[in-house]
RNA sequence: GCCGUCGUGGCGGAAUUGGUAUACGCGCAGCGUUCAGAACGCUGUGGCCAUUGGCCUUGCCGGUUCGAGUCCGGCCGACGGCA
Repeated sequence: GCCGUCGUGGCGGAAUUGGUAUACGCGCAGCGUUCAGAACGCUGUGGCCAUUGGCCUUGCCGGUUCGAGUCCGGCCGACGGCA
């Protein structure tokens, strides 16, 4: 230099053919349990705001579409292959 695969909450990792993004697990927080812990159980947990609600968010910037994590283009990064 060329080719291929991949990039999603704090972390791992789902999301069928474009149709409610963040299921599930870990972690974290609160509560229960205990003399006190560990373990276990229950509840909650993407971000922002003026918080019964609204807006934003899938590496970044654009495009297609009524609708994009998913399709297309460019760029950045990781891994693999070829030279």

Transfer RNA from a Minisyncoccota bacterium, 83 nucleotides, folded computationally. Taxonomically the source falls in Minisyncoccota (Bacteria, Bacillati). The coordinates come from a structure-prediction model, not an experiment, and the mean pLDDT is 81. Rfam family: tRNA. It is annotated as a transfer RNA.